Glycine riboswitch aptamer from Alphaproteobacteria bacterium UBA6544, 91 nucleotides, folded computationally. Its mean pLDDT, the model's own confidence on a scale to 100, is 76.
RNA sequence: UCGACCCCUGUGGGAGAGACCCGCGCUAUAUGCGGGCGCCGAAGGAGCAACCGCCCCGGAAUCUCUCAGGCAAAAGGACCGUCGGGGAAGG
Numbered sequence: 001u002c003g004a005c006c007c008c009u010g011u012g013g014g015a016g017a018g019a020c021c022c023g024c025g026c027u028a029u030a031u032g033c034g035g036g037c038g039c040c041g042a043a044g045g046a047g048c049a050a051c052c053g054c055c056c057c058g059g060a061a062u063c064u065c066u067c068a069g070g071c072a073a074a075a076g077g078a079c080c081g082u083c084g085g086g087g088a089a090g091g
Base pairs, nucleotide, nucleotide: 001091002090005087006086007085008084010082011081012080013079018037020036021035022034023033024032038071039070040069044067045065046064047063051059052058053057
């Protein structure tokens, strides 16, 4: 000096599934409480596993489950891009 890659804030994009039914409350909708049925997977969580490793064991998904969460909008949202900041194998 260049720098794969990693982390953080901000920022752009970002799917799926009932504005469900009943009762109470509310001027009405939404929100709130209780009950019921149907669904979604991409916060989180759990399970199996290809595979990997320092091979006793451990790490492991966008797969599976649906505890949690969600099913108008809003919010959230795995993941991808990007500004800035920090780190960094190696050249």